[in-house]
Context: one part of a larger RNA
Molecule: small-subunit ribosomal RNA, 3' major domain
Organism: uncultured bacterium
C1' cells in the first nucleotide's frame, strides 16, 4: 500500500419497496444436457442455452457408410508432346470418372490451353486462446487511474487525489505543502422536438376552372421534402447559501437545468471467449488427419434444464360494413388492373433503376348483429384426405391451402424476471438471410397506463474510516 469483515459512517443504482405485466403448471417451436455409424466443431454463475447460425433438404458440411484420385480441388517453377480448350452427344456406372463422336470451334504456334513425367511443394475445419496477434464479452457509462516537480518519511510509501458545502460526474466552488498535467466524466458528432430562409418534382392543394379521382390547367400559400440558420445558457426574477460553487420556487418559451434518444466504454479484472472469420509460432498428418462423389447424419428421443409463441375466454369469439401510420425492399427484382379458382395460387403481363411504379388491405380501433359462461360459436394441438409454391430432387427432412378430426389446457407449487413515461402493456408492418422455408433478430410506427412513503432490509458500486494470526 492493498484484500478481507455476518465493523462503522455517508451516499448511487428497477437493488429493495410502491405498482404493472410475465416465467415457472399445458400444447408446440427453438437451443441444450443426456444416446448414435454419424447424431460436425465451439459456447457453460453472473458474462453458455432463438448464442457463432443474417437462413442444415443437395450444396452448406467441417460428422458417418461406401465408391474413387495420389504434385492432387487450389499456387509457383522445369522439361517433353499437342495445334486443338470449354462446352454438347453417346454408352457403362449412385455420381465422381471412365471411354467414344467426320458435334464444336474460342485463343494462338514463344504457348497464357490440354495431356505425359520428375521434383521442390501444394493442402489440413488436425493440437495447442495456458505461446501469440486482432477482435469481442464483463466488472461498468461505475468515477475513478495516474505523472512531473515541490515537500514529508531511514524506507516501503505519504501527499496531491483528503477536508467543509455541491454534482449525474475526481462536476464546480472554498480550504489546505502543496502547484500543474495527462488518460477517463462534460463538450464537440448523429437524430429528435419548434421557427425563420433558400427550394418546389416525382411532393402538397387554401383560392380560381376542371375531373371518376390533385386527375389537368394553375399555384408554391399550407403540409412535406432536404439544406443552411436561430434557439436553452442556471441567460432573468426571488427565496436560501459562506459575498461562493449551487439548489428551490417563478417568468418567459415549442423545449429548462446534462430537454428525449444513439454513437462513444479509463487504468486495469476474469492464464474469461475465439488457432472453426482472419492472421500466426511450434507439434502433427503427407496414396492421407489432403482432394471429389453418392447416399446418410447435423431434424433421432426415456427424461432434466434455459429462451420463446399460442391459449386457458365475454375488457373475448364469430359475421359484415368502415377510418387512420411510419420505416423499408424492388431489374438474376418489385409486379398492377382484368380475368379464373372457396383458398393457397394461376393466366397475364401494364408500370418501374423509384418522394413518380410496385410489395401493400396495416392491425388494434369504430359501428351493427349474434353467441350467454359451457372445456363451448373458447383453444387450436394431432391425425386423415384432396390439393399449391419453390426447387434437378419436398421419403428420411420445406413452407402454404382446403374440407374433416378436434388433445392438454379453467390462470400455474416452492421460486423467478422485466420495467419509472411516450415507457411497461397490447397491435400490426418492414427488412437481412434467403430458390424455398421464421413463434427467432434488426428497426418501424398505432393504441397507451399504474406507481416510487421511503432507504429498514436484500444484492451489486463508491468515497472515508476502523480491525487484521492474510498478501
Nucleotide at each position: 500500500u492493498g484484500a478481507c469483515g455476518g465493523g462503522a459512517c455517508c451516499c448511487c443504482g428497477c437493488a429493495c419497496a410502491a405498482g404493472c405485466g410475465g416465467u415457472g403448471g399445458a400444447u408446440c417451436a427453438u437451443g441444450u444436457u443426456g444416446u448414435u455409424a454419424a447424431u460436425u466443431c465451439g459456447a457453460g454463475g453472473a458474462u453458455a442455452c432463438a448464442c457463432g447460425a443474417a437462413a442444415a433438404a443437395c450444396c452448406u458440411u467441417a460428422c458417418c457408410a461406401g465408391g474413387c484420385c495420389u504434385u492432387g480441388a487450389c499456387a509457383u517453377a522445369c522439361u517433353c508432346u499437342g495445334c486443338a480448350a470449354a462446352g454438347a452427344c453417346u454408352u457403362a456406372g449412385a455420381a465422381a470418372u471412365a471411354a467414344g463422336u467426320a458435334c464444336g470451334g474460342a485463343g494462338g504456334u514463344u504457348a497464357a490451353c490440354a495431356g505425359a513425367g520428375a521434383u521442390a511443394c501444394a493442402g489440413g475445419u488436425g493440437g495447442u486462446g495456458c505461446a501469440c496477434g486482432g477482435u469481442u464479452g464483463u466488472c461498468g457509462u461505475c468515477a475513478g487511474c495516474u505523472c512531473g516537480u515541490g515537500u514529508c518519511g531511514u524506507g516501503a510509501g505519504a501527499u496531491g487525489u483528503u477536508g467543509g458545502g455541491u454534482u449525474a460526474a475526481g462536476u464546480c466552488c472554498c480550504g489546505c505543502a502543496a502547484c500543474g498535467a495527462g488518460c477517463g466524466c462534460a463538450a464537440c458528432c448523429c437524430u429528435u422536438a419548434u421557427u425563420g430562409c433558400u427550394a418546389g418534382u416525382u411532393g402538397c392543394c387554401a383560392u380560381c376552372a376542371u375531373u371518376a379521382a390533385g386527375u389537368u390547367g394553375g399555384g408554391c400559400a399550407c403540409u412535406c421534402u432536404a439544406g443552411c440558420a436561430a434557439g436553452a445558457c442556471u441567460g432573468c426574477c426571488g427565496g436560501u447559501g459562506a459575498c461562493a460553487a449551487a439548489u428551490c420556487g417563478g417568468a418567459u418559451g415549442a423545449a429548462g437545468g446534462u430537454g428525449g434518444g444513439g454513437a462513444u466504454g479509463a487504468c486495469g479484472u476474469c492464464a474469461a471467449a475465439u488457432c472453426a472469420u482472419c492472421a500466426u509460432g511450434c507439434c502433427c498428418c503427407u496414396u492421407a488427419u489432403g482432394a471429389c462423389c453418392u447416399g446418410g447424419g447435423c431434424u433421432a428421443c426415456a427424461c432434466g434444464c434455459g429462451u420463446g409463441c399460442u391459449a386457458c375466454a365475454a375488457u373475448g369469439g364469430c359475421u359484415a360494413a368502415u377510418a387512420c401510420a411510419a420505416a423499408g425492399a424492388g431489374u438474376u427484382g418489385c409486379a398492377a388492373a382484368a380475368c379464373c379458382g372457396u383458398g393457397a395460387g394461376g393466366u397475364a403481363g401494364a408500370g418501374c433503376u423509384a418522394a413518380u411504379c410496385u410489395c401493400a388491405u396495416a392491425a388494434a380501433g369504430u359501428u351493427a348483429g349474434u353467441c350467454u359462461c359451457a372445456g363451448u360459436u373458447c383453444g387450436g394441438a394431432u391425425u386423415g384426405u384432396a390439393g399449391u409454391c419453390u426447387g434437378c430432387a419436398a421419403c428420411u427432412c420445406g413452407a402454404c391451402u382446403a374440407c374433416a378430426u378436434g388433445a392438454a389446457g379453467u390462470u400455474g407449487g416452492a421460486a423467478u424476471c422485466g420495467c419509472u413515461a411516450g415507457u411497461a402493456a397490447u397491435c400490426g408492418u418492414a427488412a437481412a438471410u434467403c430458390a424455398g422455408a421464421a413463434u427467432g433478430u434488426u428497426a418501424c410506427g398505432g393504441u397507451g397506463a399504474a406507481u416510487a412513503c421511503g432507504u429498514u432490509c436484500u444484492c451489486g458500486a463508491g468515497u472515508c474510516u476502523u480491525g487484521u494470526a492474510c498478501a